A computed fold for a 548-nucleotide part of an RNA from Candidatus Shikimatogenerans bostrichidophilus, annotated as small-subunit ribosomal RNA, 5' domain.

Context: one part of a larger RNA
RNA sequence: GGAUGAACGCUAGCGGUAGGCUUUACACAUGCAAGUCGAGGGGUAAUAUAAAAUAAAAAUUUAUUUUUUGUUUUAUAACGACCGGCGAACGGGUGAGUAUAAAAUAUGUAAUUUACAAUUUGUUGAAGAAUAGCCUAAAUAACUUUAGAUUAAUACUUCAUAAUGCAAAAAAUUAUUAGGAUUUUUUGUAAAAGUUCUUUCCUUUUAAUAUAGAAUGACAAAUUAUAAGCAUAUUUCUGAUUAGCUUGUUGGUAAGAUAAUAGCUUACCAAGGCUAUGAUCAGUAGGGGGCCUGAGAGGGUGAUCCCCCACACUGGUACUGAAACACGGACCAGACUCCUACGGGAGGCAGCAGUGAGGAAUUUUGGUCAAUGGAGGAAACUCUGAACCAGCUAUACCGCGUGUAGGAUGAAAGCCUUAGGGUUGUAAACUACUUUUGUAUAAGAAUAAAAAAUUUUUAAAAAAAAUAUAUUGAAGGUAUUAUACGAAUAAGUAUCGGCAAACUCUGUGCCAGCAGCCGCGGUAAUACAGAGGAUACAAGCGUUAUCC
Numbered sequence: 001g002g003a004u005g006a007a008c009g010c011u012a013g014c015g016g017u018a019g020g021c022u023u024u025a026c027a028c029a030u031g032c033a034a035g036u037c038g039a040g041g042g043g044u045a046a047u048a049u050a051a052a053a054u055a056a057a058a059a060u061u062u063a064u065u066u067u068u069u070g071u072u073u074u075a076u077a078a079c080g081a082c083c084g085g086c087g088a089a090c091g092g093g094u095g096a097g098u099a100u101a102a103a104a105u106a107u108g109u110a111a112u113u114u115a116c117a118a119u120u121u122g123u124u125g126a127a128g129a130a131u132a133g134c135c136u137a138a139a140u141a142a143c144u145u146u147a148g149a150u151u152a153a154u155a156c157u158u159c160a161u162a163a164u165g166c167a168a169a170a171a172a173u174u175a176u177u178a179g180g181a182u183u184u185u186u187u188g189u190a191a192a193a194g195u196u197c198u199u200u201c202c203u204u205u206u207a208a209u210a211u212a213g214a215a216u217g218a219c220a221a222a223u224u225a226u227a228a229g230c231a232u233a234u235u236u237c238u239g240a241u242u243a244g245c246u247u248g249u250u251g252g253u254a255a256g257a258u259a260a261u262a263g264c265u266u267a268c269c270a271a272g273g274c275u276a277u278g279a280u281c282a283g284u285a286g287g288g289g290g291c292c293u294g295a296g297a298g299g300g301u302g303a304u305c306c307c308c309c310a311c312a313c314u315g316g317u318a319c320u321g322a323a324a325c326a327c328g329g330a331c332c333a334g335a336c337u338c339c340u341a342c343g344g345g346a347g348g349c350a351g352c353a354g355u356g357a358g359g360a361a362u363u364u365u366g367g368u369c370a371a372u373g374g375a376g377g378a379a380a381c382u383c384u385g386a387a388c389c390a391g392c393u394a395u396a397c398c399g400c401g402u403g404u405a406g407g408a409u410g411a412a413a414g415c416c417u418u419a420g421g422g423u424u425g426u427a428a429a430c431u432a433c434u435u436u437u438g439u440a441u442a443a444g445a446a447u448a449a450a451a452a453a454u455u456u457u458u459a460a461a462a463a464a465a466a467u468a469u470a471u472u473g474a475a476g477g478u479a480u481u482a483u484a485c486g487a488a489u490a491a492g493u494a495u496c497g498g499c500a501a502a503c504u505c506u507g508u509g510c511c512a513g514c515a516g517c518c519g520c521g522g523u524a525a526u527a528c529a530g531a532g533g534a535u536a537c538a539a540g541c542g543u544u545a546u547c548c
Stems, first nucleotide, its partner, number of pairs: 001548004006544005013400006019393002021358001026356003030353003035086003040083002043079002047077013093311003102236008112228002117224008125159004135148005165189010194216005200210001237283003244274003249271008286308004290301004313334005336347004364390001366389003372386001373384004403433004413424004438485006447475001453469002456466002492537005497518003503532005513520002
C1' cells in the first nucleotide's frame, strides 16, 4: 500500500447494487415451512341448491292455500375424517464429525441399478378372501386402545396366457482374458386395473347393464435420457520430544449376502500385508471452483454464489420405497424439557421469522404465489418461509449532493505582532443566476406472455398449429414524469517534532499527560492541554484485529 461476513470511537443528506450469529452442532415459547388427487374407492361430518315428507308459527281468500323456521329423506355440486395412488429421498439448513468410507482430475464397470419422462412392440382374460371408515359396546386423566357386526376399490391374494424377459442345458458367429454382443433349439418360470367422455340399443324417463369409439391409466419387454452405486491411478495440513503397526489382519478355495465387485460376512487353508519415499499414533481441518495479495513464483483463505461430501437432541437399528438406513417418518437406549388423576404419556428450529444464553458483534414473530421453479391433478386449481419482494443496518462497493458566477489597495470579529502591520480572506456581506436534491400538487409504468376458458379451420370433442375476445401484478400509487416554491434541507474526522503533507500563541512545569518507532514534559514545549491557523481524506474519518 491492498484486503475484510469485521468490531469500537466521533460524525452523518440521498440513491443503486450486494452482504448481514465468524462465538454455544447451546436451549427453545408461538405461528407457518409437504401436500395433493372425488376422472381409484366406500361414503356424507360441514356448506350450497332443488324436491318430498313432517312439526311449529304467522298471514288471509278458512283452503288438498301461501310464507317463514326447524327436523328427516333423496338428488346434484362439493367435501371433514378414512382406504388407495403419487409426492414427502426434491427444495431449504448447518459444518459437528471426517486427513480418507472424502474431494479434485483422469479412467474403468465384460461387476451394476434407475420411479417419473421420451421412442417402440405386445397384452389388459378369470376368480376369491379380507380390511379401514361408518355402526354397536367397552377401557382410559390424557395419549390412545380393545371387542363385535358390516362394506368398497387402481388395496390384497390365486389362476390362465407370454414376444425379444429370467433360470438351466446345447450349438454357432463375433470379440480384447472375461459373467460382452448376435443367432438357433429345448425345458421350466414371471404380468395386469380400471376410470372418464361420446354414440347407439333397451327401458315410461333418468340411471345402470350392453354395443361401438376416443382419451387416460395398468402389465411385460427393448432402446434412450436422467439420476446414482462400485472400483483404479495421482494429488490433498502439522508433529519422530509418535518407530514400529496389523489377526478378517494379507492372500487363496467354497458358500452366503448385495442391484453389483470385493474379507462385505462366514468356514477351511497358507502366513502374509503396511513402514524413514514416514506406517502407526497424536493434533488440527469439511473438499473444490474460487476469493485476497503479489510483476510473477509463491503466501494466505474456503463468508455470500455454484459442484461434491457429511450431519439433523446423543448413540444404535431396520422398515417402506426406483432411490433413505430418511431434518419437519418408525423402533430401542440415553440426557434434557413439558403434562399427569402417579398408572403413564408428549417433544426435538443446524427450515423461515422470533426468544433466552454466549459474545466486541450480525436483521422482521412482514407481503405474495404476480413471475421463475417444484409436488399432486385430465383440468380448473390447491400447496409451496423454495422463490420473488418489502422492512432493519454507512457492513461494503458505486454514484450524486451540501450550490454557481461576480464581489476589496481587503468590513466587523478572532488570532499573531517588531504595534507599522500580517492572517483567517473573495471567505463573508452584497449583486446576478441555477434547482440536482428537498417540500407540495398532479399523472403514472415495463416486468404479462404463456397456460387455462370460449369460438373457428384441418377426417377429428385428443395432440399440434393458427385467429379473435376476455381475465390475471405481491413489489406499488413504487420507479419515473410534469408543474410550483426557494440557496433554500445537507460536513465531518484525524493529524501538524522526524519518518510524513501541515506552526504559532497561551496554560502546565519529569506534574498532568502523549507515544507506531526514535522519543517528548524538570519555567521561553512547533511532541502534553486549549486556541488561532494549516494539511489529508471526505458521508465518512480514525483506532483495533487478521492476511499478503
The sequence was found in a public genome assembly. Its mean pLDDT, the model's own confidence on a scale to 100, is 81. It matches the Rfam family "Bacterial small subunit ribosomal RNA". Rfam links the family to the GO terms ribosome and structural constituent of ribosome.